[in-house]
Context: one part of a larger RNA
Molecule: small-subunit ribosomal RNA, central domain
Organism: uncultured bacterium
């Protein structure tokens, strides 16, 4: 390449819309006759290679006859399947109505603990920390404690949950405006308008970078005290940045369910969200999500099981011994920091 593969052995793209292409639901028609199949003809040089046979004492060699070159062209037919034209449907897509749901998003307002400053007032002599300690520090100019007022930022205890929403990343005090989604029921409409997704676009925790705010608490670097044989740590005292917020870049993660997206199919049991149904506290049933536990069948096992890792289909990404190396060069994007893309040589 093929072929086999991708939870954990190498290997699912961090996630989503979507261009190119691939692949695509029911019926019936035409008309063609491109894919497909089928005859025929011609071409597919010999040599070579398969095979029978013959020549050198065998073989290798050599001679000769088959065979096959699975192809390619042209032509005569076949119409089931695919494709092409035009059409019909309604079960996929979707749109309407109606219903309730949720930490979904964006802005904006309010709130109470707590923690830290300050101020005042009560008190008097220690306080803080640890395994024990100490360093630094507050402190008779009155600390810690206790109380009262005021102020800064930050992040919302309890509810809270194997709950819930969101495409991932993610999203949690209370409310108001904007907004988006899913999900249930009712069938009214359109009428295959789908499915994936190579380039591209957007989105994308934390850390980090710019420029401007902001700074309680915490808390890389640093300091100091311990600890040890040492201690560039674990532990303590402090504490810059940065954690907050605004716009603007970064573009990575164990961005994991380490498990791509759709779509059909396949014994049971149980718990739970949000609907319908039925309403009575009860019941089984249904949609659609979350979760445990199993046949069946799957795997090397562990261990998956309707939320698949079964069974089947279409797309698309990506894997080919370790090491060098996610390096080196080059390209392209970044302000940098780096990120994408991505090798040999050599070695085991």
């Nucleotide at each position: 390449u093929u072929g086999g593969g991708u939870u954990u052995a190498a290997a699912g793209g961090g996630u989503g819309c979507g261009u190119a292409g691939g692949c695509g639901g029911a019926c019936a028609u035409a008309u063609a006759a491109a894919g497909u199949c089928a005859g025929u003809g011609g071409u597919g040089a010999a040599a070579u290679u398969u095979u029978c046979c013959g020549g050198c004492u065998u073989a290798a060699c050599c001679g000769g006859g088959a065979g096959g070159c699975u192809g390619c062209c042209a032509u005569u037919g076949a119409u089931a399947c695919u494709g092409u034209a035009a059409g019909u449907c309604u079960u996929g897509a979707g749109u309407u109505c109606g219903g309730g749901u949720g930490a979904g998003g964006u802005a904006g307002g309010c709130g109470g603990a707590a923690u830290g400053u300050g101020u005042a007032a009560u008190g008097u002599a220690g306080c803080g920390g640890u395994g024990a300690a100490a360093u630094g520090g507050c402190u008779u100019a009155g600390a810690u404690a206790u109380u009262a007022c005021a102020c800064a930022g930050a992040a919302c205890a309890c509810c809270g949950a194997u709950u819930g929403c969101g495409u991932a990343g993610g999203c949690a005090g209370c409310u108001u405006a904007c907004u988006a989604g899913a999900c249930c029921g009712a069938u009214a409409c359109u009428g295959a308008c789908g499915c994936u997704g190579a380039g591209g676009c957007a989105c994308g925790a934390a850390a980090g970078c710019g420029u401007g705010g902001g700074g309680a608490g915490c808390g890389a670097a640093c300091a100091g005290g311990a600890u040890u044989a040492g201690a560039u740590a674990c532990c303590c005292u402090g504490g810059u940045a940065g954690u907050c917020c605004a716009c603007g870049c970064c573009g990575u993660a164990a961005a994991c369910u380490a498990u791509g997206a759709u779509u059909a199919c396949u014994c049971g049991u149980u718990g739970u969200u949000g609907g319908c149904g039925a309403u009575a506290c009860a019941c089984a049933g249904u949609c659609a999500g979350c979760g445990a536990c199993c046949a069946a069948g799957c795997g090397a096992a562990a261990g998956c099981g309707a939320u698949a890792a079964g069974u089947a289909a279409u797309c698309c990404a990506c894997c080919u011994g370790g090491g060098g190396a996610g390096u080196a060069c080059g390209c392209u994007c970044g302000c940098a920091a780096g990120a994408g893309u991505g090798a040999a040589a050599c070695u085991c």